[in-house]
Context: one part of a larger RNA
RNA sequence: GGACGAACGCUGGCGGCGUGCUUAACACAUGCAAGUCGAGGGGGGUGGGGCAACCCACUCACCGGCGAACGGGUGCGUAACACGUGAGCGACCCGCCCUACCAGAGGGGGAUAGCCGGCCCAACGGCCGGGUAAUACCGCAUACGCUCUUCGGGCUACAUGGCCUGUUGAGGAAAACCCGCAAGGGUGCUGGAGGAGGGGCUCGCGGCCUAUCAGCUAGUUGGCGAGGUAACGGCUCACCAAGGCGACGACGGGUAGCUGGUCUGAGAGGAUGGCCAGCCACAUUGGGACUGAGAGACGGCCCAGACUCCUACGGGAGGCAGCAGUGGGGAAUAUUGCGCAAUGGCCGAGAGGCUGACGCAGCGACGCCGCGUGUGGGAUGAAGCUCUUCGGGGUGUAAACCACUGUUGCCCGGGACGAAACUCCUGCUUUGGCGGGAUUGACGGUACCGGGUGAGGAAGCACCGGCUAACUCCGUGCCAGCAGCCGCGGUAAUACGGAGGGUGCGAGCGUUGUCC
Numbered sequence: 001g002g003a004c005g006a007a008c009g010c011u012g013g014c015g016g017c018g019u020g021c022u023u024a025a026c027a028c029a030u031g032c033a034a035g036u037c038g039a040g041g042g043g044g045g046u047g048g049g050g051c052a053a054c055c056c057a058c059u060c061a062c063c064g065g066c067g068a069a070c071g072g073g074u075g076c077g078u079a080a081c082a083c084g085u086g087a088g089c090g091a092c093c094c095g096c097c098c099u100a101c102c103a104g105a106g107g108g109g110g111a112u113a114g115c116c117g118g119c120c121c122a123a124c125g126g127c128c129g130g131g132u133a134a135u136a137c138c139g140c141a142u143a144c145g146c147u148c149u150u151c152g153g154g155c156u157a158c159a160u161g162g163c164c165u166g167u168u169g170a171g172g173a174a175a176a177c178c179c180g181c182a183a184g185g186g187u188g189c190u191g192g193a194g195g196a197g198g199g200g201c202u203c204g205c206g207g208c209c210u211a212u213c214a215g216c217u218a219g220u221u222g223g224c225g226a227g228g229u230a231a232c233g234g235c236u237c238a239c240c241a242a243g244g245c246g247a248c249g250a251c252g253g254g255u256a257g258c259u260g261g262u263c264u265g266a267g268a269g270g271a272u273g274g275c276c277a278g279c280c281a282c283a284u285u286g287g288g289a290c291u292g293a294g295a296g297a298c299g300g301c302c303c304a305g306a307c308u309c310c311u312a313c314g315g316g317a318g319g320c321a322g323c324a325g326u327g328g329g330g331a332a333u334a335u336u337g338c339g340c341a342a343u344g345g346c347c348g349a350g351a352g353g354c355u356g357a358c359g360c361a362g363c364g365a366c367g368c369c370g371c372g373u374g375u376g377g378g379a380u381g382a383a384g385c386u387c388u389u390c391g392g393g394g395u396g397u398a399a400a401c402c403a404c405u406g407u408u409g410c411c412c413g414g415g416a417c418g419a420a421a422c423u424c425c426u427g428c429u430u431u432g433g434c435g436g437g438a439u440u441g442a443c444g445g446u447a448c449c450g451g452g453u454g455a456g457g458a459a460g461c462a463c464c465g466g467c468u469a470a471c472u473c474c475g476u477g478c479c480a481g482c483a484g485c486c487g488c489g490g491u492a493a494u495a496c497g498g499a500g501g502g503u504g505c506g507a508g509c510g511u512u513g514u515c516c
Base pairs, nucleotide, nucleotide: 001516002515003514004513006512007511008510009509010508013371014370015369016368017367018366019364020363021329026327027326028325030324031323032322035066036065037064040063041062043060044059045058046057047056048055049054073282074281075280083206084205085204086203087202088201089200092199093198094197097195098194099193101192102191103190104189106140108138109137115130116129117128118127119126120125146171147170148169151166152165153164154163155162176187177186178185179184208254209253210252215245216244217243220242221241222240223239225237226236227235257279258278259277260276261272262271263270264269284305285304286303287302288301307318308317309316310315335361337360338359339358343357344355345354346353347352374404375403376402377401384395385394386393387392408457409453410452411451412450413449414448418443423438424437425436426435427434428433460505461504462503463502464501465486466485467484471500472499473498474497475496481488482487
C1' cells in the first nucleotide's frame, strides 16, 4: 500500500447492487416451512333437487397412488478414494421421463380400515364383536429376445462371468378409470428392448503440521470354499498358509470439510475457502433396522443416554445446524413482514392446491459504485477570531450583497417493463398443433415522466517533530500527558492540552484485529 462476513470512536443527506451469528453443532416459547389426487375405493356430515328409489354440489377422516431420499440448513466429525483430476467396471443398479421398439391385460378368491355396536383410559391411545370397497392383497391361466438350467455352434479376444445363435427343462405378469347411446377416443396397468439422466464400486496422480510419535498389524496379508450384496471385494464366516505396511515417514498425536475460486504479489509464491456453484458429512448424543426405484431418512420408526414439558403418579409428549423470533454466549451480525404475480419443485386429465425454495419488501454507511450539500459575480479586503516588530499580516471572494440554476428533498398529476402462458371463447387443422381475442402483478401508485416550491433540509473526521503533506500563540513544567518506530515533557514545548491557521481524505474519517 492492498484486502475484510469485521468490530470500536466521532460524524452521517440520498439512491442502486450486494451483504449481514466468524462466538455456544448452546437451549428454545409461538407461527409457518410437504403435500396432493373424488378421472383408484367405500363411507360420515352439510346443502340442494325429487313422492320415492335416487341424483348433484361442498366438505371431512379413512383405504389406495405418487411425493415426502428433492428443495432448505449447518461444518460437528473426517487426513479419508472425503475432495480435485484422469481412467476403469468383461464386477453393477435405477421410480418418474422419452422411443415412428416388441408383446400382453383371461378368469377367480379371501380379507381389512373407514362405518355400526360395546368396552378400557387423566392423557397419548387401545381392545372386542359385526360388516364393506378398490388401481389394496393372494392363487390360477397365458408369455417374449426376461431369470435359472441341459447340450452345442460362431465372433471378439481386454481370462474367468463379453456378444450373437440353436436347443432341453423349470420359473415369473397385469388394473382399471373417464368421455361417449355406440363405434371409438383419452389417461393409466404388465413383461421385455433401447435412450436420457442419476447413482454405486475400483485404480493412477495431487493438496496440512509433528520424529520431543519408529516401529505398526490378528480379519491382520493372501488362498480354497461358503454366505451376503444391485455389484467386485477379508464385506462376513469356517479352514489353510504367514504374511502385509514402514525414514519415498508406516503407526501415533495435533489441526482441518474438499474444490471451482477469493485476497495479495511483476511473477514465482504466500494466505484463505464467508456469499454463489459442485461434491462430502451431519440433523439433541449414541446405536439399529424398516419402507422404498432411491434413505440407513433434519420436520419417519425403534432402543438407550442427557435435557425440557404434561400427568389423575399408572403413564405420556418433544427435538429450529428450515424461515422469522426468544434467552444465553459475544467486540459483533437483521423482520415473529408481503406474495405465490414471475422462475422452479411436488401432486393432479385439468381447473387448481401446496411451496419461509423463490420473488420482493423491512433493518444495519457492513461493503462497492453513483449523486448531492449549490453556480457565477462580488473589497487594496466588513465584523468577529487570531498573530504582530503595533506599521500591519492571516482567516479571505470566504461572508454579506447581486444575478441565476433546480440535481436531490417536499407537494401535485400521469404511470410502467417484468405477462406470456396455462385456461376459456373463437377461426383453421394433417387431430401433433397453429392464428386471433379475453384473463392473471406481491413488489406498487414503486421505478420512471411532467409540473410546482425554494439556496431553501444535507460535512465531517484524522493529522501538522522526523519517517510524512501541513506552524504559530497560550496553558502546563519529567506534572498532566503523547507515542507505530526514533522519541517528546524538568519555565519560551512546531511532539502534552486548547486556540488561530494549515495539510489529507470526504458521507465518511480514524483506531484495533487478521492476511499478502
Predicted 3D model of a 516-nucleotide part of an RNA (small-subunit ribosomal RNA, 5' domain) from a soil metagenome. Model confidence (mean pLDDT): 84 of 100. The full RNA is in RNAcentral, with records from MGnify.